[in-house]
Context: one part of a larger RNA
RNA sequence: CGUAGGAAGUUUGAGGGGUCCUGACUUUAGUACGAGAGGACCGAGUUGGACGAACCGCUGGUGUAUGAGUUGUGCCGCCAGGUGCAGUGCUCAGUAGCCAUGUUCGGAAUGGAUAAGCGCUGAAAGCAUCUAAGCGCGAAGCCUACCCCAAGAUAAGACUUCCCUUGAAGGCCGUAGGAGACUACUACGUUGAUAGGCCACAGGUGUAUAGGCAGUGAUGUCACAGCCGAGUGGUACUAAUAGCCUGAAAGG
Numbered sequence: 001c002g003u004a005g006g007a008a009g010u011u012u013g014a015g016g017g018g019u020c021c022u023g024a025c026u027u028u029a030g031u032a033c034g035a036g037a038g039g040a041c042c043g044a045g046u047u048g049g050a051c052g053a054a055c056c057g058c059u060g061g062u063g064u065a066u067g068a069g070u071u072g073u074g075c076c077g078c079c080a081g082g083u084g085c086a087g088u089g090c091u092c093a094g095u096a097g098c099c100a101u102g103u104u105c106g107g108a109a110u111g112g113a114u115a116a117g118c119g120c121u122g123a124a125a126g127c128a129u130c131u132a133a134g135c136g137c138g139a140a141g142c143c144u145a146c147c148c149c150a151a152g153a154u155a156a157g158a159c160u161u162c163c164c165u166u167g168a169a170g171g172c173c174g175u176a177g178g179a180g181a182c183u184a185c186u187a188c189g190u191u192g193a194u195a196g197g198c199c200a201c202a203g204g205u206g207u208a209u210a211g212g213c214a215g216u217g218a219u220g221u222c223a224c225a226g227c228c229g230a231g232u233g234g235u236a237c238u239a240a241u242a243g244c245c246u247g248a249a250a251g252g
Base pairs, nucleotide, nucleotide: 001152005163006162007161008160009159010158011157015149016148017147018146021049022048023047024046025045026044027043033038051106052105053104054103055102059100060099061098062097066093067092068091069090070089071086072085073084074083075082076081111143112142117137118136119135120134164251169246170245171244172243173189174188175187176186177185194239195238196237197235198234199233200232201231203228204227205226211222212221213220214219
């Protein structure tokens, strides 16, 4: 820009893309077959491998904005306690998120048309012949089926609702993240829990400073303490104020 008024939401599916793998074991059954040795088709079930998708309750990884320990040195006048630098100084753990080595699921079943092949009926050619007319089976392959995209499918579809200036809807702007390079998308903007703060909880670390007590002292204890990023729930304290712009004349 188009989809012959302007919108919001829900859709159909022409068409396109993806998937399509496979082992072992048990049973049928030591059956059919076979002198024996051996040893099935068909069918039923169990369990794997590789591959793929989703997810984070479990097992783990990361987690330089969390907690603790600790070395050297500088600084905060000193002690105590902190803080800067040294690869996050080093070390030990670790929330959310992200992730796999973790968890769950998938390949199927179905129908149709077929290939090789197997047939029925059957002439040409009194026989025979699956083929010439006609008809039936038959594959991991083809079309479906399953998953995803999808009306610019210009053949531009359908349905529901709203609006026609007393203005549907959208945007600017702001608070943000399940989104993200920007844009876009999504949530929210006081008729408000969108983010921050605060409160509670979960979770992490591992028992803070000061002081009391015990001990000559190191230290222990009062003390599952103190501190805490992203998590969950709440709470208008702070910021989303106010406002502006586009916009269809009832539809050739």

Large-subunit ribosomal RNA, domain VI from uncultured Alistipes sp., 252 nucleotides, folded computationally.
Model confidence (mean pLDDT): 88 of 100.
It matches the Rfam family "Bacterial large subunit ribosomal RNA".
The source organism's lineage runs through Bacteria, Pseudomonadati, Bacteroidales, Rikenellaceae and Alistipes.